[in-house]
C1' cells in the first nucleotide's frame, strides 16, 4: 500500500396482516338520580381471554454438495445410518396486525473500528 470480509454509529427508503369480539383498571367529557356519592354512555391508553390473521427484529428446519473416527454393508462402485451444509423458501416459538409512534430483514450515503489475500 491493496483491501475479500465481518462489526458499530447517524441520515434516508422501507411490506404484509382484525378501526376483531369479550372482559375488569385508569383518565377525560357527559346524562339521571340523590346528597357529596351511586349508576350509565361516548372516547382514549395500556392490560388481559377468545377465535382470525402476518412474516422483513430474533430464533428454528432441510436441498444439491461434502465428509464417514465409531455403526451397518461392501470389497469394481457404491450405500445406509450419522455428520456438517443456503435462502427472501419452510415454521409461527418469539414479535406484529386502523392511522400515528414504535419496530423493521434488506438497499444507498456518509463516517469509524477490525481485517483475509496480493
Nucleotide at each position: 500500500u491493496u483491501g475479500a470480509u465481518c462489526c458499530c454509529u447517524g441520515c434516508g427508503g422501507g411490506a404484509g396482516a382484525g378501526a376483531u369480539c369479550g372482559u375488569g383498571c385508569u383518565g377525560u367529557u357527559u346524562g339521571a338520580a340523590a346528597u357529596u356519592u351511586u349508576c350509565g354512555a361516548a372516547c382514549a391508553g395500556a392490560g388481559u381471554g377468545g377465535c382470525g390473521c402476518c412474516g422483513a427484529a430474533g430464533g428454528a428446519g432441510c436441498a444439491a454438495c461434502c465428509g464417514c473416527c465409531c455403526c451397518a454393508g461392501c470389497u469394481a462402485a457404491a450405500u445406509g445410518a450419522c455428520g456438517g451444509g443456503a435462502a427472501a423458501c419452510u415454521c409461527u416459538c418469539a414479535g406484529g396486525c386502523a392511522a400515528a409512534a414504535a419496530g423493521g430483514a434488506c438497499c444507498g450515503c456518509a463516517g469509524g473500528a477490525a481485517g483475509a489475500u496480493g
Glycine riboswitch aptamer from a Hyphomicrobiaceae bacterium, 118 nucleotides, folded computationally.
Its mean pLDDT, the model's own confidence on a scale to 100, is 80.
The model forms 90% of the base pairs in the Rfam consensus.
Taxonomically the source falls in Hyphomicrobiaceae (Bacteria, Pseudomonadati, Pseudomonadota, Alphaproteobacteria).